[in-house]
Context: one part of a larger RNA
RNA sequence: UGACGGGGACCCGCACAAGCGGUGGAGCAUGUGGUUUAAUUCGACGCAACGCGAAGAACCUUACCUGGGCUUGACAUCCCGAUCGUAUCUUUUGGAAACAUUAGAGUCAGCUUGGCUGGAUCGGUGAACCGGUGCUGCAUGGCUGUCGUCAGCUCGUGUCGUGAGAUGUUGGGUUAAGUCCCGCAACGAGCGCAACCCUUGUUUUUAGUUGCCAAUAUUUAUUUAGGCACUCUAAAAAUACUGCCUCGGUUAACGGGGAGGAAGGUGGGGAUGACGUCAAGUCCUCAUGGCCUUUAUAUCCAGGGCUACACACGUCCUACAAUGGUAAGUACAGCGGGCAGCAAGCCAGCGAUGAGGAGCUAAUCCCAUAAAGCACGUCUCAGUUCGGAUUGCAGUCUGCAACUCGACUGCAUGAAGUCGGAAUCGCUAGUAAUCGCGCAACAGCAUGGCGCGGUGAAUACGUUCCCGGGCCUUGUACA
Numbered sequence: 001u002g003a004c005g006g007g008g009a010c011c012c013g014c015a016c017a018a019g020c021g022g023u024g025g026a027g028c029a030u031g032u033g034g035u036u037u038a039a040u041u042c043g044a045c046g047c048a049a050c051g052c053g054a055a056g057a058a059c060c061u062u063a064c065c066u067g068g069g070c071u072u073g074a075c076a077u078c079c080c081g082a083u084c085g086u087a088u089c090u091u092u093u094g095g096a097a098a099c100a101u102u103a104g105a106g107u108c109a110g111c112u113u114g115g116c117u118g119g120a121u122c123g124g125u126g127a128a129c130c131g132g133u134g135c136u137g138c139a140u141g142g143c144u145g146u147c148g149u150c151a152g153c154u155c156g157u158g159u160c161g162u163g164a165g166a167u168g169u170u171g172g173g174u175u176a177a178g179u180c181c182c183g184c185a186a187c188g189a190g191c192g193c194a195a196c197c198c199u200u201g202u203u204u205u206u207a208g209u210u211g212c213c214a215a216u217a218u219u220u221a222u223u224u225a226g227g228c229a230c231u232c233u234a235a236a237a238a239u240a241c242u243g244c245c246u247c248g249g250u251u252a253a254c255g256g257g258g259a260g261g262a263a264g265g266u267g268g269g270g271a272u273g274a275c276g277u278c279a280a281g282u283c284c285u286c287a288u289g290g291c292c293u294u295u296a297u298a299u300c301c302a303g304g305g306c307u308a309c310a311c312a313c314g315u316c317c318u319a320c321a322a323u324g325g326u327a328a329g330u331a332c333a334g335c336g337g338g339c340a341g342c343a344a345g346c347c348a349g350c351g352a353u354g355a356g357g358a359g360c361u362a363a364u365c366c367c368a369u370a371a372a373g374c375a376c377g378u379c380u381c382a383g384u385u386c387g388g389a390u391u392g393c394a395g396u397c398u399g400c401a402a403c404u405c406g407a408c409u410g411c412a413u414g415a416a417g418u419c420g421g422a423a424u425c426g427c428u429a430g431u432a433a434u435c436g437c438g439c440a441a442c443a444g445c446a447u448g449g450c451g452c453g454g455u456g457a458a459u460a461c462g463u464u465c466c467c468g469g470g471c472c473u474u475g476u477a478c479a
Base pairs, nucleotide, nucleotide: 001479002478003476004475005474007473008472010470011469012468013467015463016462019427020426021425022424023423026318027317029315030314031313032312033311034309035308042053043052064304065303066302067301068300069299073129077128078126079124080123081122082121083120091105092104093103094102111119112118131293132292134291135290136289140287141286142282143281144280145278147276152191153190154189155188156187157186158167159166160165171182172181173180197270198269199268200267202238203237204236205235206234207233208232211228212227213226216225217224241264244258245257246256247255248254320420324379325378326377329374330373336367337366338365341360342359347354348353386417391412392411393410394409395408396407397406433455434454435453436452437451438450439449
């Protein structure tokens, strides 16, 4: 100087407390461990691994296993040769099957440059080489997590100290903040904080089509005429600064209250992550040193596996019902997506869906009926008209192909489950809870992920305690 202390003082955080809803019990989904297996590819392991890499494993993907091929190679450079008689393509035969591959047969026609040559394509050779999701993240770059959006981390000059170092950065107040004020052997400065950026909340101006409809006419319907006031859209601007008043405070920083205002003291949300820590994670994104491999640890193909199943754990979904289930009726969103696409209306089907197809390259058309809600009826406390697992049969769709191993539909079946032990998690407001909708990847596959809106609470006395953090101080046999 740090680190540590079941030392002290002060302060903060859904840290506790006060509340609301969960997990832990059930069934299922998914990830992991374990076990099994020819293989169940690999990585990730307290917080900070476990719906994680994977924004989507039937084939492919795929790295794993079994079997069948191949060896200058699936891919690149160099060299030689061929291109009016050949690549490629298509069809077909044989090799037990499949394809890769090999041997053969058939058919057809070609690219660019002004040319020949070069390109392009194909064949051959190998002294080179190519390849490797092989090893090492403890050789590395890059990227990322974490403490933590915590308020810290440092430097120059000066001064003090023999020196390591100290001072500044400590002290008194204050703040979300090393934020600001005052003081001070310090005076200044940098990286952080804040602001600048995006979005949302209010208003004005400009602009009215594909948007809107107050008034007039019209219609089944803003449908049409008409209009751009309103809504909305999207460009420019305005607005908030403790600016004003009052009280407290050291005449300060600032704090309490008030006015005006759409909004008040950082208005709400996002992006933004200092010096560093964990030899944290990643050589399976990519790049890369070294090592290893080279008729194999490369590469091609078919089938299988990653989907196994006495069990254990994590994260979700659905429930156990009456604040509910069910039947029919009725109302109100926002974000988005659409041409190898979204597909209306009509027709067929109980339905998944099918046939055909208007419109739309989208403020125009479509996906697209939002659902909880509301009004009315029924069920009457039961393992039930709760719950929907499991199983049987019959189907639909995607796709060469749903057996291993997809999603969905109809009929039948109707399991556990009556609110969950010890323990444990999230959340302070348009939040929790609850309700549906959209998107990415994607042929198909969502209870996951990322967004969107609808309805919409309770509680916070307070800082004694638990956990994490900041600052000062003290002790130390630790570095």
Molecule: small-subunit ribosomal RNA, 3' major domain
Organism: uncultured prokaryote